[in-house]
Context: one part of a larger RNA
RNA sequence: UGACGGGGGCCCGCACAAGCAGCGGAGCAUGUGGUUUAAUUCGAAGCAACGCGAAGAACCUUACCAGGGCUUGACAUCCCGAUGACCGGUACAGAGAUGUACUUUCCCUUCGGGGCAUCGGAGACAGGUGGUGCAUGGCUGUCGUCAGCUCGUGCUGUGAAGUGUUGGGUUAAGUCCCGCAACGAGCGCAACCCCUGCUGUCUGUUGCUACCAAGUGAAGUUGGGCACUCAGACGGGACCGCCGGUGACAAACCGGAGGAAGGUGGGGACGACGCCAAGUCAUCAUGGCCCUUAUGUCCUGGGCUACACACGUGCUACAAUGGCCGGUACAGAGCGCAGCGAAGCCGAGAGGCCAAGCGAAUCGCAAAAAGCCGGUCCCAGUACGGAUUGGAGUCUGCAACUCGACUCCAUGAAGUUGGAAUCGCUAGUAAUCGCGCAUCAGCAUGGCGCGAUGAAUCCGUUCCCAGGCCUUGUACU
Numbered sequence: 001u002g003a004c005g006g007g008g009g010c011c012c013g014c015a016c017a018a019g020c021a022g023c024g025g026a027g028c029a030u031g032u033g034g035u036u037u038a039a040u041u042c043g044a045a046g047c048a049a050c051g052c053g054a055a056g057a058a059c060c061u062u063a064c065c066a067g068g069g070c071u072u073g074a075c076a077u078c079c080c081g082a083u084g085a086c087c088g089g090u091a092c093a094g095a096g097a098u099g100u101a102c103u104u105u106c107c108c109u110u111c112g113g114g115g116c117a118u119c120g121g122a123g124a125c126a127g128g129u130g131g132u133g134c135a136u137g138g139c140u141g142u143c144g145u146c147a148g149c150u151c152g153u154g155c156u157g158u159g160a161a162g163u164g165u166u167g168g169g170u171u172a173a174g175u176c177c178c179g180c181a182a183c184g185a186g187c188g189c190a191a192c193c194c195c196u197g198c199u200g201u202c203u204g205u206u207g208c209u210a211c212c213a214a215g216u217g218a219a220g221u222u223g224g225g226c227a228c229u230c231a232g233a234c235g236g237g238a239c240c241g242c243c244g245g246u247g248a249c250a251a252a253c254c255g256g257a258g259g260a261a262g263g264u265g266g267g268g269a270c271g272a273c274g275c276c277a278a279g280u281c282a283u284c285a286u287g288g289c290c291c292u293u294a295u296g297u298c299c300u301g302g303g304c305u306a307c308a309c310a311c312g313u314g315c316u317a318c319a320a321u322g323g324c325c326g327g328u329a330c331a332g333a334g335c336g337c338a339g340c341g342a343a344g345c346c347g348a349g350a351g352g353c354c355a356a357g358c359g360a361a362u363c364g365c366a367a368a369a370a371g372c373c374g375g376u377c378c379c380a381g382u383a384c385g386g387a388u389u390g391g392a393g394u395c396u397g398c399a400a401c402u403c404g405a406c407u408c409c410a411u412g413a414a415g416u417u418g419g420a421a422u423c424g425c426u427a428g429u430a431a432u433c434g435c436g437c438a439u440c441a442g443c444a445u446g447g448c449g450c451g452a453u454g455a456a457u458c459c460g461u462u463c464c465c466a467g468g469c470c471u472u473g474u475a476c477u
Stems, first nucleotide, its partner, number of pairs: 002476001003474003007471005013465001015461002019425002022422001026316008034307002042053002064302007073125001077124002079121006088103006106115003127291002130289001132287001136285002138280003141276001143274001148187006154163003167178003193268004198236007207226002211224004239262001242256005318418001322377007334365003339358002344353003384415001389410007431453007
C1' cells in the first nucleotide's frame, strides 16, 4: 500500500422486510451426474456449468463404434508421362464406397507448341474436431452500469508512499457546490445515438373516408377528396425554466402551477483500471509437441435417443375465478417465389384435389386467445387430469425399425396445492392469454421478439447476502 475481521461510522441494491406468483411432491419434456455400452463423440463445473456451445443428431450433420475400402490421398501448389477428354448416361457385381464394360467427346495456335481437364508415376508435401486455453491472438463470462481507476507538475516524507481522490453538504453518479498544499488533466458517470409518449410542416398510394355522387344482400366496393386515422422525413417540446418554502447567500432538496410528459419521462444500445493462470487450441487464427498404408480419408450400418438411480431448468395439472358445447368482439410485430397459398370441392380429422392472387401498406400465412353472451356439468379421482398402451391414418423425406411430427377411435396412470429448503418480480411490472420469427425437407414445452387483460405491497434498514466511502486492528501481502 492492499487484503481480511463473528471491529466501528455513513450509504446503497427485490438484499431483507411488506406482498404476488412459483420451484422443491406428481406425470412428461429437456440438460447434467452416475451407471451401462462395441460406441453411448467432445467441451462447460459454486455464484458466473447443467432448455449451456446446439438458432433444429432419422441418413447427412458427426467429431464416437463395428465392418468394408484408399495411401501424394476427400482438398492446395510444383515435376514427368499418357490420353483428349472431364462431366454426364446405360448395364452388370457390390451394403455402399468402388470396380468392370459400353456410350459421349476440349480450346488457342506463328503448327514449334501452349492452355485446360482427367488418368498413371515419383517425391516435396497435403491432412489431423490429435494434446497443451498453464505457451498465445481474437472473442466472451464475472464482480457491475458498481462509481470508481489513474496521470502530469508541485508540496510532504530518508524511503515504500502520501497529498490531489480526504473534510462539510448534495446526487442515481469522483454528480455538483463549498472548504483545503495543492493546481490541472485522462479513462469511467452523464450527454451526444436508437425506440417510445405530445405536437407542427411536407408528401398522399397499395393507406384513410368527414363531405359529394354511384352502388349492394352486405361492404371504401367504384369515381371524386387528403380533412381525419395512418405511414415516414424534417422540426418543436422538459431546462429545476417559473412560483413558494428549506439550505451556507452555494450545490441541491420539498411542494405547487402550467403541460401530452417533471425533476435521468419510460425502454434500449453503451461495460473504466482491473480480478478469477475464469471460458474457448472443437468457430477462427496460432507457437512448440505428436500421428503420417494412419490419430489422415471414403462408405454402409449403429451410436450421440441406452436406464436401477440423483440433481438443475421447464411444460401440463391437481379443477367450479373451472371443464365441455354453441354464438360473437378487439391486437401488435413479423414472414413469403425451390415461397406464402385464398376461394371452391373431398375427408370425422391430420390433410388432399384443383387453383386465383402476391417479390407484397395491394395478395397470402391469419384463426388471435384469454374476453363477452347463452347452455350444460354439481364437488366425484369426476364431463378434473391427461401419462401410458392397442388399433387405424396423414405429412415431410431416398428412407420414419432402432429414432420424426401430427390426426382419429379406444385406453384412461400419477396427481386432491407439495417436507426441510429455495427462486423471480416495485407498474403497463408480476401474473394470466395468445401471435410471430430464426434454425429448418420434417421436427420447439427451448430461444428471441410481439401485443391483449392487468394486480398486490414498499412501515422501514435491526437482521441475512452483495457492494461503495471513511476509519480502526493485524504475526497476512

Source information
A computed fold for a 477-nucleotide part of an RNA from an uncultured bacterium, annotated as small-subunit ribosomal RNA, 3' major domain.